Context: one part of a larger RNA
């Protein structure tokens, strides 16, 4: 490289948008680029193969065919592919109608705890543990009453539930905006899939400036445990976790399973729409869209997967290719840095 493969053995890019580039629906007419067929030129000679010949046989040689699977010119076929035109509607889109959602941003508001101050009552402990200490408190704590402050999540509803592409979203309202699904059949008429660079998005933890800091808490300290205890328990506690604006570009970014289509028993729940029995907002039939189980053909090493496939098929990227060295060194790009991202040898087994 071919091949084979990528859920758990070594492989699915963190997702998403889209460019080149690939891949592509139903009729029909033409064209003849590819594609097939024929003719002609040409494909050196040795070699090769096949028939025969000549050294006593073979090696070796000669003679004729073949081969040389390609290239040109040329002449024709027209399904397929490609390429004009021309049409269609199932593919995709748009219109309308409807309802469903913790899907995004901004602003506003609200209860409950939790710490603080402040005040009334009240007195000696309260915290904390496996057990104690440290800590706190007679300058009045804890416990309990009233009133303020302040910050940061948002019980119950809550559900293998709903929304998003993915991180990821959960109190209420208003405001602006995506997106999805269901029904209709008015329009467009192939307008689609995918997608190497590019571009955008992207949990935590870090960084930057500048707010903000109740509560939790890396560092730290200081009790305790221990053989020690740089931990685990405990008592404080700083960064940080909160907001804004800007960086970082990373995860067990997981369904460890790329996307889109077509197909291939079935049961049984759920969340969202249609229909249609009844004409009842229920049962119950049927549909579509999205979420769980269970399950048979299939298929896998096995486990399991099983119309939300890891079954069949045809398409695009991506990516693997013994174990260590190593996601390291060198270089390059990005980054304030922390550090990403590309990404090897030597040497070992």
């Nucleotide at each position: 490289c071919u091949g084979g493969g990528u859920g758990u053995a070594a492989a699915g890019g963190g997702c998403g948008u889209g460019u080149a580039g690939g891949c592509g629906g139903g009729a029909c007419u033409g064209c003849a680029a590819g594609u097939c067929a024929g003719a002609u030129g040409u494909g050196a000679a040795a070699a090769c193969c096949g028939a025969g010949g000549g050294c006593u046989c073979a090696a070796c040689u000669c003679u004729c065919g073949g081969c040389c699977u390609g290239c040109a010119u040329u002449u024709g076929a027209a399904a397929c592919u490609g390429u004009a035109g021309u049409u269609c509607u199932u593919g995709a889109g748009u219109g309308c109608u409807g309802g469903a959602g913790a899907g995004g941003c901004a602003a506003a508001u609200g209860g409950a705890a939790u710490u603080c101050c402040u005040u009334g009552u009240g007195u000696a402990g309260c915290c904390g543990u496996g057990a104690a200490a440290u800590g706190c408190g007679u300058a009045g704590a804890u416990a309990u009453u009233a009133g303020g402050a302040a910050g940061a999540a948002c019980a119950c509803c809550a559900g293998u539930g709903g929304c998003g592409a993915a991180g990821g979203c959960g109190a209420u309202u208003u405001g602006c905006u995506g997106g999805a699904c269901a029904g209709u059949a008015a329009c467009u008429g192939a307008c689609g899939c995918u997608g190497a660079g590019g571009c955008g998005c992207g949990a935590a933890a870090g960084c930057g400036u500048g707010g903000g800091g109740a509560g939790c808490a890396a560092a730290c300290a200081g009790g305790a445990u221990u053989a020690g205890a740089u931990a685990c328990c405990c008592u404080g506690g700083u960064a940080g976790u909160c907001c804004a604006c800007g960086c970082u570009g990373u995860a067990a970014a997981c369904g460890a399973u790329g996307g889109a289509u077509a197909c291939u028993a079935g049961g049984u729940g759920u969340g969202g729409g249609g229909g249609g029995u009844c004409u009842g907002a229920c049962c119950c039939c049927u549909u579509c869209c999205g979420u769980g189980c269970c399950g048979g053909a299939g298929u896998u090493a096995a486990c399991g997967c099983a119309a939300u496939a890891a079954g069949c098929a045809a398409u695009c990227c991506a990516c693997c290719u013994g174990g260590g060295g190593a996601g390291u060194a060198c270089g390059g790009c990005c980054g304030c840095a922390a550090g990403g991202u590309u990404g090897a040898a030597a040497c070992u087994c």